A computed fold for a 350-nucleotide part of an RNA from an uncultured prokaryote, annotated as small-subunit ribosomal RNA, central domain.
Context: one part of a larger RNA
């Protein structure tokens, strides 16, 4: 390469849009490019395989023969596929009326909570621990009152709730504004699926400049513990957490499960909707749709375990794995302001 795989052994790109490519629904005509099937023509010899013959036999030679799985070209089939045409509505969108929602962005308010200012009241402690200690305080803390003033997160609601492709979203009103669901008509007419390059997004840290800094707090001090203690624990603390422009592009960025469409028994919660019937009409039970759990049949798994949210049958694209270490290392190459990020080996040795 075969082939076999990718929850957890080695293996799903972090996540989305989308270029080539691949692959794609029903009907009818058309063409015959792929496909089929015949026939001509080539496919040198030797070799190899089969059947013979010669060297005492083998090697070896040496007749025939079959193969040479190709490729051209000529006739035929027309079910697939292809490719042109003509229709279609069951995939896909679009229009009408609706819900529900921490879905994203801009400006604004608001309240407890801290901490610090200036006041009262008021006195000798207070804070911390396992016990202590640094620390703070008669220059009057601590506590307690009313007031002020600054950033930051928003208790209860809160819920295996809900939203969003993923990272993520959570006070409250307004602004722009994105998508899912469901009803029930009507409209396009295959407009699809996936997606190598490509591009946008992308928690924390972490980088640049400009703010801003309450409280938390790497670094760092300074007290303990301890043999020791560059930790844990206490007592202060500067980056940083917070904005604002701009970078990094990473994570156990997880469900360790890639997208999409069909198929296959059941129970039983939760959430958004919608309908009809039927009831002791308190408002509950039947049935649908869409998401979101929990138990489980078959089946599937090496066992855990998955089990209509599949890791079960089955199609199509993609990305990725090939023993452990060396190494996610070194070199070259792109990207970065560094920090580094991407791609990715070898020698060796188990």
């Nucleotide at each position: 390469c075969u082939g076999g795989g990718c929850g957890u052994a080695a293996a799903g790109c972090g996540c989305g849009c989308g270029u080539a490519g691949g692959c794609g629904g029903c009907u009818a005509a058309g063409u015959c490019a792929g496909u089929c099937a015949g026939a001509u023509g080539u496919g040198a010899a030797a070799g190899c395989c089969c059947c013979g013959g010669g060297c005492u036999c083998a090697a070896c030679c040496u007749g025939g023969g079959a193969a040479c799985u190709g490729c051209a070209c000529c006739u035929g089939a027309u079910a697939c596929u292809g490719u042109c045409u003509u229709g279609c509505u069951a995939g896909a969108g679009u229009c009408u009326g609706g819900c529900a929602g921490a879905g994203g962005u801009a400006a604004g308010c608001g309240g407890a909570a801290u901490u610090c200012c200036g006041g009262g009241u008021g006195u000798a402690g207070c804070g911390g621990u396992g016990g202590a200690a640094u620390g703070c305080g008669u220059a009057g803390a601590u506590a307690u009152c009313a007031g002020g003033a600054a950033g930051a997160a928003c208790a209860c609601c809160a819920g295996c709730g809900g939203c969003g492709a993923a990272g993520g979203c959570g006070g409250u009103c307004u602004u722009c504004u994105g998508g899912u669901c469901c009803a029930a008509u009507a409209c396009u007419g295959a407009c699809g699926c996936u997606g190598a390059g490509g591009u946008u997004c992308g928690a924390a840290a972490g980088c640049u400049g400009a703010g801003g800094g309450a409280g938390c707090g790497a670094a760092c001090a300074g007290g303990a513990u301890u043999a020791g203690a560059u930790a844990c624990c206490c007592u202060g603390g500067u980056a940083g957490u917070c904005u604002c422009a701009g970078c990094c592009g990473u994570a156990a960025a997880c469900g360790a499960u890639g997208g999409a469409c069909a198929c296959u028994g059941a129970a039983u919660g939760g959430u958004g909707g919608g309908g009809a019937c039927u009831g002791u009409c308190a408002u509950g039970g039947u049935c649908u749709c869409a998401c979101u759990g929990u138990u489980g049949u078959a089946g599937c798994u090496a066992a855990c375990g998955c089990g209509u949210u599949a890791a079960g049958u089955g199609u199509c694209c993609c990305g990725c794995c090939u023993g452990g270490g060396g190494a996610g290392u070194a070199c070259g190459c792109u990207c970065g302001c560094a920090a580094g990020a991407g791609u990715g080996a070898a020698a060796c040795u188990c």
Background: It matches the Rfam family "Bacterial small subunit ribosomal RNA". Its mean pLDDT, the model's own confidence on a scale to 100, is 89.